[in-house]
Context: one part of a larger RNA
RNA sequence: GGAUGAACGCUGGCGGCGUGCUUAACACAUGCAAGUCGAACGGAAAUCAAAUGAUCGAGACUUCGGUUGAAGUCGUUGGAUUUUAGUGGCGGACGGGUGAGUAACGCGUGGGUAACCUGCCCCGUACAGGGGGAUAACACUUAGAAAUAGGUGCUAAAACCGCAUAAGCGCACAGUCUCGCAUGGGACAGUGUGAAAAACUCCGGUGGUACAGGAUGGACCCGCGUUGGAUUAGCUGGUUGGUUAGGUAACGGCCCACCAAGGCGACGAUCCAUAGCCGGCCUGAGAGGGUGAACGGCCACAUUGGGACUGAGACACGGCCCAAACUCCUACGGGAGGCAGCAGUGGGGAAUAUUGCACAAUGGGGGAAACCCUGAUGCAGCGACGCCGCGUGAAGGAAGAAGUAUCUCGGUAUGUAAACUUCUAUCAGCAGGGAAGAAAGUGACGGUACCUGACUAAGAAGCCCCGGCUAACUACGUGCCAGCAGCCGCGGUAAUACGUAGGGGGCAAGCGUUAUCC
Numbered sequence: 001g002g003a004u005g006a007a008c009g010c011u012g013g014c015g016g017c018g019u020g021c022u023u024a025a026c027a028c029a030u031g032c033a034a035g036u037c038g039a040a041c042g043g044a045a046a047u048c049a050a051a052u053g054a055u056c057g058a059g060a061c062u063u064c065g066g067u068u069g070a071a072g073u074c075g076u077u078g079g080a081u082u083u084u085a086g087u088g089g090c091g092g093a094c095g096g097g098u099g100a101g102u103a104a105c106g107c108g109u110g111g112g113u114a115a116c117c118u119g120c121c122c123c124g125u126a127c128a129g130g131g132g133g134a135u136a137a138c139a140c141u142u143a144g145a146a147a148u149a150g151g152u153g154c155u156a157a158a159a160c161c162g163c164a165u166a167a168g169c170g171c172a173c174a175g176u177c178u179c180g181c182a183u184g185g186g187a188c189a190g191u192g193u194g195a196a197a198a199a200c201u202c203c204g205g206u207g208g209u210a211c212a213g214g215a216u217g218g219a220c221c222c223g224c225g226u227u228g229g230a231u232u233a234g235c236u237g238g239u240u241g242g243u244u245a246g247g248u249a250a251c252g253g254c255c256c257a258c259c260a261a262g263g264c265g266a267c268g269a270u271c272c273a274u275a276g277c278c279g280g281c282c283u284g285a286g287a288g289g290g291u292g293a294a295c296g297g298c299c300a301c302a303u304u305g306g307g308a309c310u311g312a313g314a315c316a317c318g319g320c321c322c323a324a325a326c327u328c329c330u331a332c333g334g335g336a337g338g339c340a341g342c343a344g345u346g347g348g349g350a351a352u353a354u355u356g357c358a359c360a361a362u363g364g365g366g367g368a369a370a371c372c373c374u375g376a377u378g379c380a381g382c383g384a385c386g387c388c389g390c391g392u393g394a395a396g397g398a399a400g401a402a403g404u405a406u407c408u409c410g411g412u413a414u415g416u417a418a419a420c421u422u423c424u425a426u427c428a429g430c431a432g433g434g435a436a437g438a439a440a441g442u443g444a445c446g447g448u449a450c451c452u453g454a455c456u457a458a459g460a461a462g463c464c465c466c467g468g469c470u471a472a473c474u475a476c477g478u479g480c481c482a483g484c485a486g487c488c489g490c491g492g493u494a495a496u497a498c499g500u501a502g503g504g505g506g507c508a509a510g511c512g513u514u515a516u517c518c
Stems, first nucleotide, its partner, number of pairs: 001518004006514005013390006019383002021348001026346003030343003035090003040087002043084006056078001059074006097301003106226008116218002121214002124211004129163001131161002138153006169194005175188005199206002227273003234264003239261005246254001276298004280291004303324005326337004354380001356379003362376001363374004393423004403414004427459001430453004437445001462507005467488003473502005483490002
């Protein structure tokens, strides 16, 4: 000199864009943060209509039309609209938070899988036949304070289970051709064996099953790189390798039995300490050094520890089970909970914000759609925390006024500074108009940005320093006292170094100090 997620002191006009618990991964009151589909299903409730008939609706047929239909005929039934506790489907593995752990294939970079998976999406091929038994809801009821659990009976499905079909697919066996450095891979035909499905429809379509390919996402392996300590020198028993069996989407001591006795290490094993990694960011001419807030990628975690279930995907923040600590309810028998989501509270701390508005936009989930949900997100609020921009007026004005300071008492400085005259209106305030962001409709922001008009110099300057380094000097007070100080050093009666005043210098809505980095 530059920099900061800063803090502290004094001061403080406006706007834009950013940014804001670095400490206790401490504990959390309250509200919200993941739902959606009635075009999968049976009920229930409310409203409307009807009861002979008529109207309307469902069904069948014909014609027209191309989507949420229209007209006509027949014909027997009773329904229609809305809401939703439950069954069922998809989504709760994304999005959001945090950095405790981790020195590791965790991350970065470059490769590999002849050792792999992939819901929704795209393309293609083929298929969708025929049956069955339940169960929640509901009704009745039992136990219980509750959470909830149980019994009997009834019922539906795109829920569940057989059967049929399949030679494209899987598995097993043996064969031919071809490719590969090898284990082996690919193609072709053969034999045996095994496995599917769900309907709705306005007939346009939507959905279902199997297989193949793509896309996307993921999994695993390897080379290299990745903090300090030797006042840590030896470490290792599933340990190193092999065979068999198992397990996985898949390779593998991943796991098991047996066998062998190996494997790592001064090119630093093991142990200890510290730490999420990177793109980047700061600094520097560069090399390098420091750092990893915000934004983006990856990883890990979700009170602590362990475990699996479901699923295309989790060993799952707002799912389940067990154990532990803590908090709460209890009728003492037993139960409930997890803000490192957004706000907010207590605590800790030098220190860090609103229990706000909206789904209008972008994106996400569900749905055929209308739409619903979305503390993601878009906005607003608070904080000079940072960067940037603007303003606090401009021109003229010498009786060089008054005041103040100083003085050799003549003067000198403050100083064109003020007063005064003439202008101007950026910002703020007042009044009127008023967007884009939105595709037909739909705007939280917001009567916001912006534009116009009238109006008054009015409402808007401080902080640090003045011995040298280092730009800027005098007077008084004090008298090694009180005090200053980054270093050198000032102060003991003439202090440009302390305190005050006048003057001056620097920066400016900031200025200084402290801390940290180069």